RNA sequence: GAACGAACGCUGGCGGCGCGUCUUAAACAUGCAAGUCGCACGGGAUCCCUGAUGCUUGCAUUAGGGUGAGAGUGGCGAACGGGUGAGUAACACGUGGAUAAUCUACCCUCAGGUUGGGGAUAACUCCGGGAAACUGGAGCUAAUACCGAAUAAGAUGGUAGGAACGCAAGUUCCAGCCAUUAAAGGUGGGGAUCCCGAUUUAUCGGGACCUAUCGCCUGAGGAUGAGUCCGCGGCCCAUUAGCUAGUUGGUAGGGUAAUGGCCUACCAAGGCUACGAUGGGUAGCCGGCCUGAGAGGGUGAACGGCCACAUUGGGACUGAGACACGGCCCAGACUCCUACGGGAGGCAGCAGUUAAGAAUCUUGCGCAAUGGGCGAAAGCCUGACGCAGCGACGCCGCGUGGAGGAUGAAGGCUUUCGGGUCGUAAACUCCGGUAAGCAGGGAAGAAUAAGCUAUGGCUAAUAUCCAUAGUGAUGACGGUACCUGCCUAAAGCCCCGGCUAACUACGUGCCAGCAGCCGCGGUAAUACGUAUGGGGCUAGCGUUGUUCGGAUUUAUUGGGCGUAAAGGGCGUGUAGGCGGGGGACUAAGUCAGGUGUGAAAUCCAUGGGCUCAACCCAUGAACUGCACUUGAUACUGGUUCUCUUGAGUUUGGAAGAGGAGAGCGGAAUUCCCGGUGUAGCGGUGAAAUGCGUAGAUAUCGGGAGGAACACCAGUGGCGAAGGCGGCUCUCUGGUCCAAAACUGACGCUAAGGGCGCGAAAGCGUGGGGAGCAAACAGGAUUAGAUACCCUGGUAGUCCACGCUGUAAACGUUGUGUACUAGGUGUUAGUGGCUUGACCACUAGUGCCGACGCUAACGCAUUAAGUACACCGCCUGGGGAGUACGCCCGCAAGGCUGAAACUCAAAGGAAUUGACGGGGGCCCGCACAGCGGUGGAGCAUGUGGUUUAAUUCGAUGCAACGCGAAGAACCUUACCAGGGCUUGACAUCCUGCGAACCUGGUGGAAACACUGGGGUGCCUUAGGGAGACUUAAGGAGCGCAGAGACAGGUGGUGCAUGGUUGUCGUCAGCUCGUGUCGUGAGAUGUUGGGUUAAGUCCCGCAACGAGCGCAACCCUUGCUGUUAGUUGCUAACGGGUAAAGCCGAGCACUCUAACGGGACUGCCGGUGACAAGCCGGAGGAAGGUGGGGAUGACGUCAAAUCAUCAUGCCCUUUAUGCCCUGGGCUACACACGUGCUACAAUGGCCGGUACAGAGAGAAGCGAAGCCGCGAGGUGGAGCAAAUCUCAAAAGCCGGUCUCAGUUCGGAUUGCAGGCUGCAACUCGCCUGCAUGAAGUCGGAAUCGCUAGUAAUCGCGAAUCAGAACGUCGCGGUGAAUGCGUUCCCGGGCCUUGUACACACCGCCCGU
Repeated sequence: GAACGAACGCUGGCGGCGCGUCUUAAACAUGCAAGUCGCACGGGAUCCCUGAUGCUUGCAUUAGGGUGAGAGUGGCGAACGGGUGAGUAACACGUGGAUAAUCUACCCUCAGGUUGGGGAUAACUCCGGGAAACUGGAGCUAAUACCGAAUAAGAUGGUAGGAACGCAAGUUCCAGCCAUUAAAGGUGGGGAUCCCGAUUUAUCGGGACCUAUCGCCUGAGGAUGAGUCCGCGGCCCAUUAGCUAGUUGGUAGGGUAAUGGCCUACCAAGGCUACGAUGGGUAGCCGGCCUGAGAGGGUGAACGGCCACAUUGGGACUGAGACACGGCCCAGACUCCUACGGGAGGCAGCAGUUAAGAAUCUUGCGCAAUGGGCGAAAGCCUGACGCAGCGACGCCGCGUGGAGGAUGAAGGCUUUCGGGUCGUAAACUCCGGUAAGCAGGGAAGAAUAAGCUAUGGCUAAUAUCCAUAGUGAUGACGGUACCUGCCUAAAGCCCCGGCUAACUACGUGCCAGCAGCCGCGGUAAUACGUAUGGGGCUAGCGUUGUUCGGAUUUAUUGGGCGUAAAGGGCGUGUAGGCGGGGGACUAAGUCAGGUGUGAAAUCCAUGGGCUCAACCCAUGAACUGCACUUGAUACUGGUUCUCUUGAGUUUGGAAGAGGAGAGCGGAAUUCCCGGUGUAGCGGUGAAAUGCGUAGAUAUCGGGAGGAACACCAGUGGCGAAGGCGGCUCUCUGGUCCAAAACUGACGCUAAGGGCGCGAAAGCGUGGGGAGCAAACAGGAUUAGAUACCCUGGUAGUCCACGCUGUAAACGUUGUGUACUAGGUGUUAGUGGCUUGACCACUAGUGCCGACGCUAACGCAUUAAGUACACCGCCUGGGGAGUACGCCCGCAAGGCUGAAACUCAAAGGAAUUGACGGGGGCCCGCACAGCGGUGGAGCAUGUGGUUUAAUUCGAUGCAACGCGAAGAACCUUACCAGGGCUUGACAUCCUGCGAACCUGGUGGAAACACUGGGGUGCCUUAGGGAGACUUAAGGAGCGCAGAGACAGGUGGUGCAUGGUUGUCGUCAGCUCGUGUCGUGAGAUGUUGGGUUAAGUCCCGCAACGAGCGCAACCCUUGCUGUUAGUUGCUAACGGGUAAAGCCGAGCACUCUAACGGGACUGCCGGUGACAAGCCGGAGGAAGGUGGGGAUGACGUCAAAUCAUCAUGCCCUUUAUGCCCUGGGCUACACACGUGCUACAAUGGCCGGUACAGAGAGAAGCGAAGCCGCGAGGUGGAGCAAAUCUCAAAAGCCGGUCUCAGUUCGGAUUGCAGGCUGCAACUCGCCUGCAUGAAGUCGGAAUCGCUAGUAAUCGCGAAUCAGAACGUCGCGGUGAAUGCGUUCCCGGGCCUUGUACACACCGCCCGU
């Protein structure tokens, strides 16, 4: 995707044609479904007509005639039609044959008959029995019922003969003799002749007879139907391997319509089976139906053919036909009736009921049509059938309106607020009127009926009867289809993440839910729910189930097996399969033609009929098959002749751990004996157990015993595989080479059948036992250690015989044959010549490699290439090589070998990363050195705890003196309390007032209430000469009011922008084109060197390029030029206590602008003639001179919504705003970062010297004076190269003398100073007093490679005040390394990987 006898959910207008208990062959109430014939027969209820009698005149009796119910005898039918699929794996079915082994009622044709008799019996009557069903006895009667007899064309049987046919058994035909064998009448017509009866005496009735018709009998043939037999075909299981005694066959007999062990007796011992017997399971079979390109696969409803069955089992009877659905008998189960003695029943017929179930209809109408039974016919019967009803169950058709209609209405949804969309959709205008309903009309389906008329035939006949033509009754459906008029009604379902056509909003927040697979949902869900919109189909739409398809995913078409599942452990060989060259014959396979069959329906084509279609009809084609027949002979097969190349045999050589047995040998270990000798040996990462003073180990000599065979030794050899290694002998298998001869296809493969071999371990019996060594013991290791290590040690290992039968039994590659480039080793043999490190051939054994193959890896004449032959094996992972069963085994176990259940993967090869207690190469304060941290006190940050609040963020490195370059109020975001509500802030509107200044009361303040003063500026108009004044409007500001809105340090850094950290200033990260690869990708970027560097050079299927590196920028180191004030001072002059202090100068220093200088440029060595490296010269500086700025692609959902911006959410008399006070400063504790120390390289006191870089006006603040001091006072100078802040370590001298000190300064008390509205919570500083811990710091850990570490002070930002922090500055000024062993981090190459969230992974066991 298609399909369905479907079911379920939602929905539902009409019609046509179909279909409708798939479950339970469950049970059934009720009605109907098989009868008919009086033209076979006896009898005749009832009713009617006529006459007569009796008479109570409307009743009874009786005669005749008509009608003919129900029952009976008889005939035919009931064996069909209808239902169902239980059984059946079978000649049941299909197909094709056979019947020379058969039957066939009714029907048709032909031939010949239908003579003449007899005796009964139902019905009926009477008498009984029984509840009933039913039945007994006696008596009467008929036939187309029954029974003899006659006849015999023929038939059958017997007998002997001829002919023809057939492969044969045999069949057919011809003629002869003998025997046996039939029958039924009915009806219509006729009335010449004859007979009988009746009487009304010339009439009636009957018969003979004639005729017609329907029957009957015999025979032959046909048709139809049936029986039986055979070939072939169609399910599963071998975990069913053997089955069979009437079994297989024969003879004889019986039986049947008929063959036959179908049955019986006797005889023989057969028959079936791996081409699957027997057994088990399942199943009605087919035409067909569904699917599929086909081959196939599935299926067997409806329609049609066959079979089987009829409550279950068995049996026969009748009959042409049955072992019989609506017949019989017996038995079982069940149900019903019963008077308990007995009886009755069979819906798998049509309706219907009950139960079951997800589920399947009306107890309808009619025999009008078609068909059937009976009948001469009319006709009767017919739940077959024709119709109707119910059900969207299916297929098909139709409709729910058509055209116009923009203000793009209202409304919904959405929005970037402009709009967009539903949408010409609606409204509205015009038009139409299908289907239902109502009304009117109104079919086809109906003819070969009877009867009548006409003609013809039969006939003696104008009877009858038959045939033909005309006429002629009959409609369940149904007043239906159809036509006309009127008049109006009618859309849903599923889906919208991808597959897969169709998207937005809201709600929800891993919840609720969805889901066919992948997968959605954890606060912005196109995936859930709803809505708008859209897509699909449409009276349906989805879901579920089932089948086929896609699925070349069982592979015939059309697959595989080195590593994905899959080559048997190896050989030998049976069946089987396959098989070399040539000739002849045959014609089985094969091919071609013809004939028959392949039912109809279906499918297909064409045409036709219902308005179309579905549906129906006709014709054709087709039915791919089977059988028979005629031919062809290339190929295969068969028979036969022949050949030598396949295969084999013989001869001569060759190599070899090939196999079996026997014997021999040396080295070594261990043990025993003896000697020497003394304290250890042994063992390990380190030890211990163990051995040893009873003398070990070591060493020397002698002896015993077992096992294994060093060197040679080699991708060397041999073997089928397992496997085989000291030497010699005996026996023995196979292979190779060379050249001839012989045989003549003898070959290949090989089953779940047979036989044999088969490592190690293991088992049995008996030996043997040196070493080694499962189990076991001890010692270690360890959290534990039933292990790895050590000391011991038993089975076993060895031998003989027997068993086991498995291995990663692997080349993970079955065997054989043929073909298809090469190169290079090696083993064995042979040939050649130019005799060699030579060439060639054959057979093995390796490596490399082309074509080709392969998913790739790889294979590649030793194929995984190209082909053929045969075998074995595979079909997702787990369960599981398990369970059960069979077989084998002493056992262990082996062989064969499932399912339930469960998962959506398991797996292969390769790629890129990442990772490794993998490898290689190389860097880095990574290791060495110096000084710290970790211990103490304090400062500061964090965690934790506490709290009304201790606001928030930062959290491994890469948070923690971080945001914060500075929390007493403010800041401030937190808490408590007091207040405000268009608001502290922005824009717009209205009213009032300019603004503004200044009081009072209450209050902690915010604020509330209440006074006073004050009227400006601009424009216009009026007045005024002007000053100015009046009115209106406006700008700005303030107050009040209304609403749009403001506001939010509220949430989300996992919605974001921007910014930042980190790996890392590590050397990397990529692209274009080309090339390689199926592809992911690779190459470039790898390699050889080199560098700080993917820096550069060389090489190279790569060639180039980009972002990074480097350079360009700043600063510093040398120098030149320019310029000299506030800087400097060499010379000259002046001058001081001193001083560039002054004149003067710009040489010098310095300042600050522009330049120069360094480039491996030069030399030597080295390197590859390169890049470069090493050394040197010169130089202030040398190989990046030092420092800074500069941070590739990316990683960490890294940090930040509290700098800012921003989506969405939340809040709006509060999560906003104002104020006061408090908190952020708490404190058992833990951590980080610092400061100060522990002292003599020091502390203290006195004296004395030298910076750089900065800052300064609400500022820096000098001198002087006061104070012990902080500081105060003072106010010179300075908006600064001018003034001020303003140095310390150092140096000189003194003192202290190793102590908790003259070290150390915490803590605390008192007294002060400064800033500030205010130092209580909670600032800094000073003085006096106090004088804690601390004597150099455990595990661990940090910084630093030179003007660096260390040490010393100075400045600045922030700032009213408040640094031990931060950012800068200079002074003094080291040690170590010149390497890469190790630890850590990083880069490149390579390797392994079951990792990819990437080892902080994955994953296993308990």
Predicted 3D model of a 1406-nucleotide RNA (small-subunit ribosomal RNA) from an uncultured bacterium.
Model confidence (mean pLDDT): 84 of 100.